The RNA shown here (transfer RNA) has 74 nucleotides and comes from a Candidatus Gastranaerophilales bacterium. Lineage of the source: Bacteria > Bacillati > Candidatus Melainabacteria > Candidatus Gastranaerophilales. Rfam family: tRNA. Rfam classes the family as a transfer RNA. It was read from a public genome assembly. The prediction has a mean pLDDT of 82.
This record gives sequence, C1' cells and structure tokens, in this order.
RNA sequence: GUGCCCGUAGCUCAGUCGGAUAGAGCGUCAGUUUCCGAAACUGAAGGUCGGGGGUUCGAAUCUCCCCGGGCAUA
Repeated sequence: GUGCCCGUAGCUCAGUCGGAUAGAGCGUCAGUUUCCGAAACUGAAGGUCGGGGGUUCGAAUCUCCCCGGGCAUA
C1' cells in the first nucleotide's frame, strides 16, 4: 500500500436482509430485608449507536469519506 473484520451504556456484548419507543448481563445509586454487612428481591440513573456526508417517508442497520483497533498479504 491492498483486502477483510470490529467500533452500540462505566465494562462485556445483542440488535435477523431499514420500521417506526435502542436493549441484556455485570457494575453504580436508592429501597426492602438484617443488629450491621454480604446474598437475594424491587426500582432508578446512565447512550450525539466512533465522526461527517449521501440515499430514503424512515438509518445502529444501506452507501461514500475520514478516525481508532485487529488480522492477512507484498
């Protein structure tokens, strides 16, 4: 340089060929429980879906460019 894969919550990830409200587990916080903790149960907060264009009535999803990480190849 070229090709391929990945980037979604603090962490690990799901999201099926576009459909209409973005999710799970862990973690954090609050509550219940307890003499106090842990565990368990309940609830809550937390996201410009890497960035920017394009297509579309509608984009995390399609497309182009760029950024970051990984693999292969000369």